[in-house]
Context: one part of a larger RNA
RNA sequence: UGACGGGGGCUCACACAAGCGGUGGAGGAUGUGGCUUAAUUCGAGGCUACGCGAAGAACCUUAUCCUGGUCUUGACAUGCUUAGGAAUUCUCGUGAAAGCGAGAAGUGCCUUUCGGGGAGCCUUUACACAGGUGCUGCAUGGCUGUCGUCAGCUCGUGUCGUGAGAUGUCGGGUUAAGUCCCUUAACGAGCGAAACCCUUGUCCUUAGUUGCCAGCGCGUUAUGGCGGGGACUCUAAGGAGACUGCCGGUGUUAAACCGGAGGAAGGUGGGGAUGACGUCAAGUCCUCAUGGCCUUUAUGGCCAGGGCUGCACACGUCCUACAAUGCGGCGUACAAAGCGAUGCAAGAUCGUGAGAUGGAGCAAACCGCAGAAAACGCCGCCCAGUUCGGAUUGCAGGCUGAAAUCCGCCUGCAUGAAGCCGGAAUCGCUAGUAAUCGCGGGUCAGCAUACCGCGGUGAAUAUGUUCCUGAGCCUUGUAC
Numbered sequence: 001u002g003a004c005g006g007g008g009g010c011u012c013a014c015a016c017a018a019g020c021g022g023u024g025g026a027g028g029a030u031g032u033g034g035c036u037u038a039a040u041u042c043g044a045g046g047c048u049a050c051g052c053g054a055a056g057a058a059c060c061u062u063a064u065c066c067u068g069g070u071c072u073u074g075a076c077a078u079g080c081u082u083a084g085g086a087a088u089u090c091u092c093g094u095g096a097a098a099g100c101g102a103g104a105a106g107u108g109c110c111u112u113u114c115g116g117g118g119a120g121c122c123u124u125u126a127c128a129c130a131g132g133u134g135c136u137g138c139a140u141g142g143c144u145g146u147c148g149u150c151a152g153c154u155c156g157u158g159u160c161g162u163g164a165g166a167u168g169u170c171g172g173g174u175u176a177a178g179u180c181c182c183u184u185a186a187c188g189a190g191c192g193a194a195a196c197c198c199u200u201g202u203c204c205u206u207a208g209u210u211g212c213c214a215g216c217g218c219g220u221u222a223u224g225g226c227g228g229g230g231a232c233u234c235u236a237a238g239g240a241g242a243c244u245g246c247c248g249g250u251g252u253u254a255a256a257c258c259g260g261a262g263g264a265a266g267g268u269g270g271g272g273a274u275g276a277c278g279u280c281a282a283g284u285c286c287u288c289a290u291g292g293c294c295u296u297u298a299u300g301g302c303c304a305g306g307g308c309u310g311c312a313c314a315c316g317u318c319c320u321a322c323a324a325u326g327c328g329g330c331g332u333a334c335a336a337a338g339c340g341a342u343g344c345a346a347g348a349u350c351g352u353g354a355g356a357u358g359g360a361g362c363a364a365a366c367c368g369c370a371g372a373a374a375a376c377g378c379c380g381c382c383c384a385g386u387u388c389g390g391a392u393u394g395c396a397g398g399c400u401g402a403a404a405u406c407c408g409c410c411u412g413c414a415u416g417a418a419g420c421c422g423g424a425a426u427c428g429c430u431a432g433u434a435a436u437c438g439c440g441g442g443u444c445a446g447c448a449u450a451c452c453g454c455g456g457u458g459a460a461u462a463u464g465u466u467c468c469u470g471a472g473c474c475u476u477g478u479a480c
Base pairs, nucleotide, nucleotide: 002480003478004477005476007475008474009473010472011471012470013469015465016464019429020428021427022426023425026320027319028318029317030316031315032314033313034311035310042053043052065306066305067304068303069302070301071300074129078128079127083123084122085121088105089104090103091102092101093100094099109118110117111116131295132294134293135292136291140289141288142284143283144282145280147278152191153190154189155188156187157186158167159166160165171182172181173180197272198271199270200269202240203239204238205237206236207235208234212229213228216227217226218225243266246260247259248258249257250256322422326381327380328379329378330377331376338369339368340367343362344361348357349356350355388419393414394413395412396411397410398409399408435457436456437455438454439453440452441451
């Protein structure tokens, strides 16, 4: 100087408290441990691993995974060397394929003394070399997590101290903030904070199609369908607007705080992007790059089949429930954000249905996915392991795909398990939030309870900082 303290003071945070909903009990999904296995590839390990890498393991993916079959200058790059051939295309045998073996067609470009030579490409021989998801993240770059969007971390000059160092950065106020003000041996400055950026909330201007339809017409069973219009909604470009600007009070005449007016919005309006110096030898050599080491007829390459899906068990994260604020049936409203050419696919027909046939339209404010669901209205159920719940299993089908046995998803009929609100313990959330309801997208042939987004309905509570956890500043003790 730090670090630490079951030392002190001040302060903050869904940290506690006040509330709401969960997890821990059940069934299932998924990840992990363990066990098993020929193999169950590898990594991640308190918070900060465990629906994580993986935005999607039937083959492929896929890896020193396993069992087999094969290749050896190699699947790929550059150079050189021997021999042959245009490139290229096709056929046959064997085989699970890869591979191995055999055969056929075919002759281009430049040059030429018509013998040939050259460029490119292919095959072949030898060699330099290729290759490695092999090891080391404790040799590294890059990227990332975490403390933490916490308010801190430093520098120049000056001053003080023999020096390490201190001061500034402390103190009094204040703030979300080392934010600002005052004081002051300090005066200034930088990285952070804030602002600048995106989005959302109000208004104006411009523009008016594929969007909109108030007024005026036309037409229809009906529909902005048509003429027309730019008012409105909306779209998307530009601007305005919020600054403690105004008023009152408190305060040190300060910074600021409290209340009010006006306003769509008020004191950072809401949300996002943005992550200082550093910490954890944190994570990643399996994204990529890279030092060293190892391997070179194998730890490289290709192929078939299997495994990564295995199940006594344990844990994490979720989904569905245990019901009447519910379940079922019928009817009937109201979104946003997206996606679509190997694509999205309407109307129609067939099928109880998954789906099939067929294909209008649409590179899409035009057409389609597309029915939003909860809500609302009517009816049934009457507290029961039930008209709750849907696991499991049987049969019959559909779809994708060479191929659903290991090991996909969906439909119909039948079957109807556990479960009556969950011990100790533990998690999230302060407002359009929690809770609840559906919709879309990426990945993707197919496969979503996961992930990333979107809107609909829409709460309760916060007296407060004693305590638990974490953090910041000052101070004190300790040679750690």